[in-house]
This is a predicted structure of a 102-nucleotide RNA (SAM riboswitch aptamer (S box leader)) from a soil metagenome.
RNAcentral records the identical sequence in 2 taxa.
Rfam family: SAM riboswitch aptamer (S box leader). From the family's description: The SAM riboswitch is found upstream of a number of genes which code for proteins involved in methionine or cysteine biosynthesis in Gram-positive bacteria. The family is grouped with related families in Rfam's "SAM clan".
The coordinates come from a structure-prediction model, not an experiment, and the mean pLDDT is 83.
RNA sequence: CAUCCAGAGGGGUGGAGGGAUAUGGCCCUUAGAAACCCCGGCAACCUCCCGAAAGGGCACGGUGCCAAUUCCAUCAGGCUCCAACAACUAGCCUGGGAGAUG
Numbered sequence: 001c002a003u004c005c006a007g008a009g010g011g012g013u014g015g016a017g018g019g020a021u022a023u024g025g026c027c028c029u030u031a032g033a034a035a036c037c038c039c040g041g042c043a044a045c046c047u048c049c050c051g052a053a054a055g056g057g058c059a060c061g062g063u064g065c066c067a068a069u070u071c072c073a074u075c076a077g078g079c080u081c082c083a084a085c086a087a088c089u090a091g092c093c094u095g096g097g098a099g100a101u102g
Stems, first nucleotide, its partner, number of pairs: 001102004009039005017028003022074004040066003045062002048057003070098001075095006
């Protein structure tokens, strides 16, 4: 700096946790969690090809990824809800922060 509402799972070992951290929520998990290995797949950042560029293509190779939006919230602002004002709750939007990958 770019992207993060799309996409893609079986087996073996293992044996109780896991969803980054903290709190809360919600969820996955002995019908077998994490971790490691094998095979398969997704994607297209890099590589490679075409092109002046914009852009397009390939998927051999280097990464990455394969429950749920990065599972959701957290900080700031706004909208809806209300006869009106304020607060709360709930739902939603934008931005930020944190994080992940390149």